[in-house]
Molecule: SAM riboswitch aptamer (S box leader)
Organism: soil metagenome
RNA sequence: UUAUCGCGAGUGGCUGAGGGAACAGGCCCGAGGACGCCACAGCAACCAGGCGGCAAUCGCCCAGGUGCUAACUCCUGCCCGAGUACCGGGGAAGAUAA
Repeated sequence: UUAUCGCGAGUGGCUGAGGGAACAGGCCCGAGGACGCCACAGCAACCAGGCGGCAAUCGCCCAGGUGCUAACUCCUGCCCGAGUACCGGGGAAGAUAA
């Protein structure tokens, strides 16, 4: 910089107090062991590879490199619509891939 952020997919071992990116607010997970690490398993299909196709920003196969496996990226924060609830669109920030 570009694309996507829908769907989907968990067990065991170790550890031991916070964790859900940062700040704030909310909500939630957590000694019935969260978060993290390791092993295995799985999900997906961005890239690589293969096939088809005149070609495509196309289709199919595969699973080597990543990624992921609570909650929409957990929700909100800024702008617009609406009106003060609920909601829709966009943005910012962040994540992943190339």